[in-house]
Molecule: SAM riboswitch aptamer (S box leader)
Organism: soil metagenome
RNA sequence: CUUAUCAAGAAAGGCUAAGGGAGAUGGCCCGUUGAAGCCUUGACAACCUGCAUACCACCGGUAUAGCAAGGUGCCAAUUCCAUCCCAAAUCACGGGAGAGAUAAG
Numbered sequence: 001c002u003u004a005u006c007a008a009g010a011a012a013g014g015c016u017a018a019g020g021g022a023g024a025u026g027g028c029c030c031g032u033u034g035a036a037g038c039c040u041u042g043a044c045a046a047c048c049u050g051c052a053u054a055c056c057a058c059c060g061g062u063a064u065a066g067c068a069a070g071g072u073g074c075c076a077a078u079u080c081c082a083u084c085c086c087a088a089a090u091c092a093c094g095g096g097a098g099a100g101a102u103a104a105g
Stems, first nucleotide, its partner, number of pairs: 001105006011041005019030003024083004042075001044073001047071002049068003052064005079099001084096003
């Protein structure tokens, strides 16, 4: 940079000690009943991967309410919400963009 996904899901222990929710502003939350970080274990998920089955086709490719869990990822709140555009007109998780995250290339 390209493509896909982002309303689901999933915590214990140890060390440590005051912040954290990407950044800015505003809000709203989490946190000494222990934040963030590091380590261990466990879980969740199924992008890649392997298997199975089917098809195309020919030595590879495609598909799936399937199985596994090797490589990643992840385990408060929609990616916590808003910010820009559109719509709407007091009610609804509104639509999109941008930014960000993850995977594969």